RNA sequence: UCUUUAGUAGCUCAGUAGUAGAGCGAUCGGCUGUUAACUGAUUGGUCUUAGGUUCGAAUCCUACCUGGAGAG
Numbered sequence: 001u002c003u004u005u006a007g008u009a010g011c012u013c014a015g016u017a018g019u020a021g022a023g024c025g026a027u028c029g030g031c032u033g034u035u036a037a038c039u040g041a042u043u044g045g046u047c048u049u050a051g052g053u054u055c056g057a058a059u060c061c062u063a064c065c066u067g068g069a070g071a072g
Stems, first nucleotide, its partner, number of pairs: 001071007010024004018055001025043006049063004
């Protein structure tokens, strides 16, 4: 330099055009001699960034940034 892949909640990841979700975590309770376990509720996001297409974009297109893999 080129090709390919990924970027979504504090972390790990779903979500292939129609109101953004799960698990773990965090906070406050219940349970009990206490901790742990169990359990209820709450808490969570400008979907890397900038444009374009569309009635409507995390999703499609273009460019940029960052990480991984491969080629030279």
Molecule: transfer RNA
Organism: Rhododendron griersonianum